[in-house]
RNA sequence: CAGGUUGGUUGGGCGAUCGCAAGAGGAAAACCUUUUGAGGAAAGUCCGCACUCCACAGAGCAUAAUGCCGGGUAACACCCGGGGCGAAGAGAUUUGCCGGAUAGGGCCACAGAAACAUACAGCCCACGCAGGCUUAAUCGCCUGCCGGUGAUGGUGAAAAGGUAGUGUAAGAGACUACCGGCGCGCCCAGCAAUGGGUGCGGCCAGGCAACCCCCAUUAGGAGCAAGGCCAAGCAGGGACGACGAGGCUGCUCGCCUCAUUCGAGUCCCGGGUAGGCUGCAGGAGGGAGCAGGCAACUGCUCUCCUAGAUAGAUGAUCGCACAGGCCUGAGGGCCGGACAAAAUGCGGCUUAUAAAUCGACCUGGGAU
RNA sequence: GGGGGCGUGGUGUAGUGGUCGAACAUGUGGCCCUGUCAAGGCCAAGAUCGCGGGUUCAAAUCCCGUCGCUCCCG
Numbered sequence: 001c002a003g004g005u006u007g008g009u010u011g012g013g014c015g016a017u018c019g020c021a022a023g024a025g026g027a028a029a030a031c032c033u034u035u036u037g038a039g040g041a042a043a044g045u046c047c048g049c050a051c052u053c054c055a056c057a058g059a060g061c062a063u064a065a066u067g068c069c070g071g072g073u074a075a076c077a078c079c080c081g082g083g084g085c086g087a088a089g090a091g092a093u094u095u096g097c098c099g100g101a102u103a104g105g106g107c108c109a110c111a112g113a114a115a116c117a118u119a120c121a122g123c124c125c126a127c128g129c130a131g132g133c134u135u136a137a138u139c140g141c142c143u144g145c146c147g148g149u150g151a152u153g154g155u156g157a158a159a160a161g162g163u164a165g166u167g168u169a170a171g172a173g174a175c176u177a178c179c180g181g182c183g184c185g186c187c188c189a190g191c192a193a194u195g196g197g198u199g200c201g202g203c204c205a206g207g208c209a210a211c212c213c214c215c216a217u218u219a220g221g222a223g224c225a226a227g228g229c230c231a232a233g234c235a236g237g238g239a240c241g242a243c244g245a246g247g248c249u250g251c252u253c254g255c256c257u258c259a260u261u262c263g264a265g266u267c268c269c270g271g272g273u274a275g276g277c278u279g280c281a282g283g284a285g286g287g288a289g290c291a292g293g294c295a296a297c298u299g300c301u302c303u304c305c306u307a308g309a310u311a312g313a314u315g316a317u318c319g320c321a322c323a324g325g326c327c328u329g330a331g332g333g334c335c336g337g338a339c340a341a342a343a344u345g346c347g348g349c350u351u352a353u354a355a356a357u358c359g360a361c362c363u364g365g366g367a368u
Numbered sequence: 369g370g371g372g373g374c375g376u377g378g379u380g381u382a383g384u385g386g387u388c389g390a391a392c393a394u395g396u397g398g399c400c401c402u403g404u405c406a407a408g409g410c411c412a413a414g415a416u417c418g419c420g421g422g423u424u425c426a427a428a429u430c431c432c433g434u435c436g437c438u439c440c441c442g
Stems, first nucleotide, its partner, number of pairs: 001364010013320006020037007039339001043350002046348005051223004058253004063219005068082005083098006099214002104212002106208003120153002122149003128145006161179006180204002182201008227278004236269005244258004285304008322337001324335004369441007378394004386425001396412005418434005
């Protein structure tokens, strides 16, 4: 210098004019002055919380979610670090998966004999039986049945660990040696997942749990239209109703509240309202420094912090400079500013995003 | 705020692990039939199964993410 990988940050600037919303001040009012006014994702609503009400939130079942280990956090399905098995790349690096298949059920199309226990072809027929040949007879030989066999062939994504030997009628972990895997024990390293070593056991009969299921852990329900206060307005009628109704939800229990026929309450029909205040903006807040930690993160000190609209304000025009695109031989001209916008708040994840900028690392080339 | 469903030729649907190289109806194009048109007959084309990953021997189908559409409750 070129190409690449990765982690951050910013994401339109300044000025003028005219508007919109809110607050404060002035004014009897119209109105005037002044201050402030979207985001890194405000989005999707995929998770987790705060907050509020219902028992100061209880038990069991069901259901759902999560699933290697350790740590962080208010919490999480998030983040950080580590482990195992893979995949891509020359590399920096990126990326997928992770409890259990000897608890049980289910599935494995087509092909194939057989998809988890089986004999189609092939091999054998030792033992047993039948027939035949031969023999004086036995022996022997041949064929078949009953059988044995996963070594060989073919099928398939997947077919019984591999090699060599022993063995056998033929074979086979049936046995032996080595190699590979699995399980168990011991030792070492590590908090652990796990890794390394060593011994033993022929244990070697597949896959799927992103099928049911089993195991472990977690989860009470509803949601700011929660909830609290005030104002305005209206017309009642019907059904159910006490071993009841409601809080409370899929079920059961339990707890609490209310009510006892002059009847609480629930449901249905009808009627009224379509308002205000609060919750609601200083918080698990941001920045800097120091300290701890590999890191996520935490602690201390200092400092900074004015959106709260309610069908929803935050906009438009002009000028200057700055990126960007197009045209042109040049001078220059034209276009034009990413994704997108609060609705109780916060922490994450995911998705959208023109461009600018700061690091770290890899590969190649060049110079010294 | 809360909770469901759907996406497959131009259109409407079926297929929910395997003989799917995806079926049916209608539409489209060509030919036949007819004096002509319609109807009818024969043939043909037309699908990245919304998109991107993953599980599996195998995915339209199962899982995750994402985009779009739609319905219900308050």
Predicted 3D model of RNase P RNA and transfer RNA as a complex of 442 nucleotides.
The prediction has a mean pLDDT of 77.
It holds a member of the Rfam family "Bacterial RNase P class A". Rfam links the family to the GO terms dimeric ribonuclease P complex, tRNA processing and ribonuclease P activity. The family's RNA type in Rfam is ribozyme.